[in-house]
Context: one part of a larger RNA
Molecule: large-subunit ribosomal RNA, half A
Organism: Halogranum roseipondis
RNA sequence: CCAGCUGGUGGAUAGCUCGGCUCGAGAGCCGAAGAAGGACGUGCCAAGCUGCGAAAAGCACUGGGGAGUCGCAUGGAGACAAAGAACCAGUGAUCUCCGAAUAGGAAUCCUCACCGCAAUUGCCUUGCGCAAUGGGGAACGUCGGGAAUUGAAACAUCUCAGUACCGACAGGAAAAGAAAGCAAACGCGAUGUCGUCAGUAACGGCGAGUAAACGCGACACAGUCCAAACCGAAUCCCUCACGGGACAUGUGGUGUUCGGACUGACUCUCACUCUCCGACCCUCUGACUGAAAUCUCCUGGAACGGAGUAUGAAACAGGGUGACAAUCCCGUAAGUCAGACCAGUACGAGACGCGUCAGCUCCAGAGUAGCGGGGGUUGGAUAUCCCUCGUGAAUUUCGCGGGCAUCGACCGCGAAGACUAAACACUACUCGAGACCGAUAGCGAACAAGUAGCGUAAGCGAACGCUGAAAAGCACCCCGAGAAGGGCGGUGCAAUAGGGCUUGAAAUCAGUUGGCGAUAGAGCGACGGGGCAUAGAAGGCCUCUCGACGAACGACCUCGGAGCGAUCCGACAGUAGGACUCGAGAGGAGCCGGUGUUCCGUCGUGCGUUUUGAAAAACGAACCAGGGAGUGUGUUUGGUUGGCGAGUCUAACAUGAGUAUCAUGGAAGGCGUAGGGAAACCGAUACGGCCGCAGUCUUCUUCGGAAGACGAGGGCCACCGUGUUCAAGCGCGGGGAGUCAACCGGACACGACCCGAAACCGAGUGAUCUACACGAGGGCAAGGUGAAGCGUGCCGAAAGGCACGUGGAGGCCUGUUAGAGUUGGUGUCCUACAAUACCCUCUCGUGACCUUCGUGUAGGGGUGAAAGGCCCAUCGAACUCGGCAACAGCUGGUUCCGACCGAAACAUGUCGAAGCAUGACCUUCGCCGAGGUAGUUCGUGAGGUAGAGCGACCGAUUGGGAGACCCGCCUCCGAGAGGAGUCGGCCUCCCUGUCGAACUCCGAACUUACGAACGCCGUGGACGCGAGGAAUCCGGUACUCCGGGGUAAGCUUGGGUACCGUGAAGGAGACAACCUAGAGUCUGGUUAAGGACCCCAAAUGUGGAUUAAGUGCGAUUGAAGGUGGUCUCGAGCCCUAAACAGCCGGGAGGUGAGCUUAGAAGCAGCUACCCUCUAAGAAAAGCGUAACAGCUUACCGGCCGAGGUUCGAGGCGCCGAAAAUGAUCGGGGCUCAAAUCCACUUCCGAGACCUGACCGCGCCCCUCAUCGGGCGAUCGAGUAGGUCGGCAUUCUGCGCGGGUGGAAGCACGGGCGAGAGUUCGUGUGGACCACGCAGUAACGAAAAUCCUGGUCACAGUAGCAGCGAAAGUCGGGUGAGUAACCCCGACGGCCUGAAGAGUAAGGGUUCCUCGGCACUGCCAAUCAGCCGAGGGUUAGUCGAUCCUAAGUCCUAUCGUAAUUCGAGUAGGACAAACGGGGAACUGGUUAAUAUUCCAGUACUACCACCAUCAAAAGUCGACGCUUUGGGAAACACCGAGCCGGGCCUUCGCCCGGUCGAACCGGAGAAACUCGUGGACGCCGUAACGGCAAGAAGCGAGCGAACACCGGGACAGCGCAAGUCGGUGGUACCCAGAGCCCGUGAAAAGACGAGCGUGGUACUCGUACCGAGAUCCGACACAGGUACUCUGGCAGCGCAAGCCAAGGCCCGU
Repeated sequence: CCAGCUGGUGGAUAGCUCGGCUCGAGAGCCGAAGAAGGACGUGCCAAGCUGCGAAAAGCACUGGGGAGUCGCAUGGAGACAAAGAACCAGUGAUCUCCGAAUAGGAAUCCUCACCGCAAUUGCCUUGCGCAAUGGGGAACGUCGGGAAUUGAAACAUCUCAGUACCGACAGGAAAAGAAAGCAAACGCGAUGUCGUCAGUAACGGCGAGUAAACGCGACACAGUCCAAACCGAAUCCCUCACGGGACAUGUGGUGUUCGGACUGACUCUCACUCUCCGACCCUCUGACUGAAAUCUCCUGGAACGGAGUAUGAAACAGGGUGACAAUCCCGUAAGUCAGACCAGUACGAGACGCGUCAGCUCCAGAGUAGCGGGGGUUGGAUAUCCCUCGUGAAUUUCGCGGGCAUCGACCGCGAAGACUAAACACUACUCGAGACCGAUAGCGAACAAGUAGCGUAAGCGAACGCUGAAAAGCACCCCGAGAAGGGCGGUGCAAUAGGGCUUGAAAUCAGUUGGCGAUAGAGCGACGGGGCAUAGAAGGCCUCUCGACGAACGACCUCGGAGCGAUCCGACAGUAGGACUCGAGAGGAGCCGGUGUUCCGUCGUGCGUUUUGAAAAACGAACCAGGGAGUGUGUUUGGUUGGCGAGUCUAACAUGAGUAUCAUGGAAGGCGUAGGGAAACCGAUACGGCCGCAGUCUUCUUCGGAAGACGAGGGCCACCGUGUUCAAGCGCGGGGAGUCAACCGGACACGACCCGAAACCGAGUGAUCUACACGAGGGCAAGGUGAAGCGUGCCGAAAGGCACGUGGAGGCCUGUUAGAGUUGGUGUCCUACAAUACCCUCUCGUGACCUUCGUGUAGGGGUGAAAGGCCCAUCGAACUCGGCAACAGCUGGUUCCGACCGAAACAUGUCGAAGCAUGACCUUCGCCGAGGUAGUUCGUGAGGUAGAGCGACCGAUUGGGAGACCCGCCUCCGAGAGGAGUCGGCCUCCCUGUCGAACUCCGAACUUACGAACGCCGUGGACGCGAGGAAUCCGGUACUCCGGGGUAAGCUUGGGUACCGUGAAGGAGACAACCUAGAGUCUGGUUAAGGACCCCAAAUGUGGAUUAAGUGCGAUUGAAGGUGGUCUCGAGCCCUAAACAGCCGGGAGGUGAGCUUAGAAGCAGCUACCCUCUAAGAAAAGCGUAACAGCUUACCGGCCGAGGUUCGAGGCGCCGAAAAUGAUCGGGGCUCAAAUCCACUUCCGAGACCUGACCGCGCCCCUCAUCGGGCGAUCGAGUAGGUCGGCAUUCUGCGCGGGUGGAAGCACGGGCGAGAGUUCGUGUGGACCACGCAGUAACGAAAAUCCUGGUCACAGUAGCAGCGAAAGUCGGGUGAGUAACCCCGACGGCCUGAAGAGUAAGGGUUCCUCGGCACUGCCAAUCAGCCGAGGGUUAGUCGAUCCUAAGUCCUAUCGUAAUUCGAGUAGGACAAACGGGGAACUGGUUAAUAUUCCAGUACUACCACCAUCAAAAGUCGACGCUUUGGGAAACACCGAGCCGGGCCUUCGCCCGGUCGAACCGGAGAAACUCGUGGACGCCGUAACGGCAAGAAGCGAGCGAACACCGGGACAGCGCAAGUCGGUGGUACCCAGAGCCCGUGAAAAGACGAGCGUGGUACUCGUACCGAGAUCCGACACAGGUACUCUGGCAGCGCAAGCCAAGGCCCGU
């Protein structure tokens, strides 16, 4: 690592079902006499459900019932019951609060009061006196309003659809309804519903689509009343009556289309209406009676099983009972009784009165009928119905209709008034049933289910079934801190049935067993072989030896022969051998197969998908289990099978019955039987001829067959119908096959195979976040600056100015006050403390300021100092639910096996190119009946390419020569005309050199048409024709093929062919398309491509040559250029008269040539480059020197002795040659090769070919069919796709079986089958389950980032991220405990406008005590805001309650189709626990409450008594901002006294304290008023100011504070003392000033308006937190959250810092 076993985890599977789902039948309203629904209560103990209601799991009575009972719920305790309980049925009683909710209000509670129908409506005796309505209900119904997605492949009319949704209203049904109707020349006779008519008429961008009616067949049936004419109180209501009222604007009678009234005549009581009585049957429900074994034996825990023997049956439906029960129990069949519905119906009785004839007159529904304009709607078209605006009749001698108008005739009918049962829709409710589901299914819900939970709200919304026959649910004992857990033991058939307990799978974990394991390369396997392991069962072979049969293939050796050689040929010999099979003998029992594992060999880059192409570094899946996708209806088309057949079938419905099945009836109607035509209209061979398949018959036959005749179906003619039409012709049709059912394949409409948007529309829910606004409140340390105004001084004639002061303005300044904001660090954090935080920095901070509470504005809407910002973590259109399964030409997924055939990636069209349709192509079936033609050759035609050519055209084009006319520049000559010359152009000729897809005088291969021959295919049916079903319309590559584009490309775009796609195998290292080759399975052999040194099967083969570069070792590059590398070939030249090279020698003289130059001597430069000696030797080809010199060379001789040299061509090499982690020919490696070239021999090598056996398929024979036999050289790959046959699953019917002597399921094994699968054995399990035939379907999973649940490895590894700002340490205690954390103490530390104290909102018991530690607590815990139990909140005075605010609601009214909608028009009500407002303080007390209890001392309102009478006017309540002065608690500080404490030897120092309320009484400031006073400049302020209309001064009245004095208080508190002075100083009170385009709530109420005594003062809140742990943020979360108080030092300061009081050190 793999596998098994033993267990765990987990909860699949199997079995079960108190639950669902669907269908059928029944039945069908409740409510002011208070419903439906809810809240709260209710039990001895009581959390939930159920029941019930303060009479509360119940009370009374009647009936049933008959022994037990006190619900689910089995416990403890205690009761009830033969004096009849429980339970069941019926009738009563009680029935809190909310709810239509109804006296008024309000989120389930209050208030006024002793009464209340609130509102609307009717009547009335006017009193809410009598009545009615209101609200609810699953779907169904009527009326009103009325979308969008979508379809139209876009979209606007249209469609979806009058649907969804909204509004109003009704009932058990609703609606409709008794012709101013249909119809059609015949007729019908209210309405509704079903079938049909009919997908028809009609409508319709005449597109998509929409879509009747009449009639017919059925169900069920039912008809009536007013208004008016005429009569005229004859009528009705209340009341016992009297009486009263309604009513002449007419109660009543009559009367209603068959018209009536009226008048006259006749008849006699049948219609209608009203009253009374009142069913049967059926159906449904309930109850009662209700047969026959608990017989024997066996197994078993138990018999209902097996064996045996009986019985009943008008009962063998079903359920229960310890396994499967007709005879055990309940039931069942049958019978009996009662009730409900039908139904106040039918029948019956009574009252009224029906009717006929004739006639003058009268009556018979008006803004109506009709018409016009504009709309909506409908199938309604000119001819539906309705609305609106306008116009507008007639009167029975009349009117309306009869799908265009008008007139006439004819037919039908009588509008403008009303009612009406039954037949039909639905299912909340009751009962029944099921080829429905069986716990991831079926309702969301079998369980506490609309529960838990989430959300502000609308709304969203789970999971969880099973012990056992019976709890017999484990006594006692032991371990343990222990009601934790465990052991022993017991019960039971079973405890691996022990409490989420039947079975108990998989993923997965632990232990154990087997195999293997660090010499080794990883799709984990397949195939072949070996090792080890493996009790039995379900399999029985295997090895060795010998023999028989023996396919393809096929030897060695030996002999003979051939070749340079490898080797080959012939003979031996098609011999030996050779797969499978068979026989004999011996051996084997882990022995063989198998299983498990491992090793070796060969092969081998998972699965699905998308793609031209996937192992892909393209997408999907961690794993397992369960769930998970072509279905239904209608219409239509084709096929198969069956029935009947010129016919065929019923539908609704009815009847019967064994009652949803079935049988019989039912032809309404459909399709067919005739077509053609727009229509009018007309209207077809019932075979005339010929050919001829199958077949039949005859004849002949060599038995293979041949010939002939007839010949269904078929074909060709002829002919006919009709339309067009002068005619001709043409189109369609014609010699009868359909129809119905079942099943199958398609199409269309519907969600239409499944999942998947962003969106659109409707109705609602949200302003607890945030934006803005309104109402009522609150807040802003401190400092600075110094506007106006004013004063004084100075100046000025004045206006005025200046200076100094005073003053205190400002969208002024500073500001870490509080508070608000958020600039930068682009810091920290960024699985955070935090779904926006932290730190520093920064901005504003008296204003357009900040903030709380209340209130308003709502989704195409709001709000917005405007960013498309914000509107509950959501905004370029919120959220929730619905239309809805929106649509998606787009992505993904789509589940068992096999057999036969087998594509396309092209064409045309397309708002079309990601899609469709048609064709091409594939498949299946049928028809026909004899030829077909992919190949080759020949013949006869057709063609203009490749090539070639251009002295053949057109066009292009090099150089030269000659010539001629003309033209041009220039030059020359000439006086000029003109001439000459050169050059260029043009033309002709000659020579020379070239081209063309759109040039051709030519011209193949090749292609093609027809014919012939061969080949191949075809009666086993080709070719052809028709019908059903598709898929496909992204293609790709190769080619030494043919093009276009492009520098080119693994480029792009065409034609041809092949291949991949859809194709395996062998080769090419690996490698879709390159080579070989087209694979049914297995065996043996032979080859192909390609190979033969080793990896690696086969020759280090043979005969030659080349390369020296590792060139190279066959796809994997190598250029221009260069090369005395080497090999080969060719040509020229030199060479024995001696070449080339080398060695030896010579290489001289004139001369140092001349010139130049400093010099220039062969060799700086210029000119010239002669002559001599010679075998030869340059006025020098190089090196060198300053110049010489010197060294070589050319050249010559000698030695040597045979080739040399130059050029050209070819082969193989070499240089040219640079890339990123280590290289490589596949590797090792290779050099007369293992490289390269030529030639040759042998061998290896595939699924190809050959061969044997078998399978399938096709065909033939046989057979009813399978089986069986035969044939196949020319059958067997396969994606999309077509066709065919099987396996498995659920349930049903029939048949036949198994099972407690052990079913299903599960686990592990054996066998069979090609496979889907199936069968057997053992164990587990403990009650059901197969098979065959025929049906049925929620029928097969590996994938959908699928759904739900469970689970793992890596791994207790790597590692140390976090434990959420912060100081603990030590000692002791407690405890089962090794206490950082709990308690105590000490030391140390933190907070100070808080981390202290008091409250609001919100929370809701968190408060306190005791007992606990499974949970919660980021560790632990003995602790706790955790768990369990108990306790705790006390009010006339504090709040609510009362009042009104913004605003909201109700009623009336109005609007609206309507409303739960909108509106200050009126009235009423509500709305503030920070606004307004009657009244209490101090001390004490509890574990937990206190302005609430207690003590003491007060006060308020109301009532009664008493007193007094005058009354509501008035006043108060009652209000801004800024700023100033004064009075003045608390408090602080300073100083002193007194008391207590501490330190101290003393002196002394330090610390603390030194208190004392409401209330009552008294005194009293400013301001104001009055009196007095009487100023000419006085008084006075912080400032402004004031004054003869009266200043200052003096006096009086009125008049503030929590201040002062006295009482309260010889209370209390304190161990005691329990005093005084000073300074600062806010709340609070009083009084000014300034400012405003801003002028700063209302009401209740109070005062006005008495003293005293007595009484009354209900209800609700009150605990605790109020935040770095009780709130909002999912958390014990560094965030957010309104108000009040604020000591000392020092300081401007609420700044920063330090320290008190108090709190904390749990923030691991």